[in-house]
RNA sequence: GGUCCCAUCGUCUAAAGGCAGGACUUCAGAUUUUCAUUCUGAUAAUCGGGGUUCGAUUCCCCGUGGGACCG
Repeated sequence: GGUCCCAUCGUCUAAAGGCAGGACUUCAGAUUUUCAUUCUGAUAAUCGGGGUUCGAUUCCCCGUGGGACCG
């Protein structure tokens, strides 16, 4: 330098164009003499910019960061 892949709550991971969900964590409550366990509830996210579309996490382009391969 070229080709390809990835980027979503604090962490991991779904959503193949139509309300962004789950697990763990955290917080609150219940249970317990206390802790732990268990149960209920809550908080919290789409890397940046542009395009297509009635509508974009999703499709397209550029950039940023990470990774694989080739040279």
The RNA shown here (transfer RNA) has 71 nucleotides and comes from a Minisyncoccota bacterium. The prediction has a mean pLDDT of 82. The sequence is in RNAcentral, with records from ENA. Lineage of the source: Bacteria > Bacillati > Minisyncoccota.